[in-house]
A computed fold for a 66-nucleotide RNA from Granulicella sp., annotated as nadA riboswitch.
Its mean pLDDT, the model's own confidence on a scale to 100, is 82.
The source organism's lineage runs through Bacteria, Pseudomonadati, Acidobacteriota, Terriglobia and Granulicella.

RNA sequence: AGUUGCAACAUCCCCGUGGGUUGGGUGCCGAUCCUGAUGGAUCGGCACAGUGAGUCCACUGCAACU
Repeated sequence: AGUUGCAACAUCCCCGUGGGUUGGGUGCCGAUCCUGAUGGAUCGGCACAGUGAGUCCACUGCAACU
């Protein structure tokens, strides 16, 4: 220097940091459909966040190997 594995530090455990991407959640606005009505389902846009989901890139730290 490179490759691979890992996350000690953490107000139970899990969770290293930042970013991209896919899916999920919550709220608001609009539209379509169903219903006698209350209401329900779907689609589009915007916003929010410890989204206990995946994946990729870069970086920090620990260890092994080359």
It was read from a public genome assembly, where an Rfam model found it. It matches the Rfam family "nadA riboswitch". On this family, see Huang et al., RNA 2020: "Structure and ligand binding of the ADP-binding domain of the NAD(+) riboswitch". Rfam classes the family as a small RNA.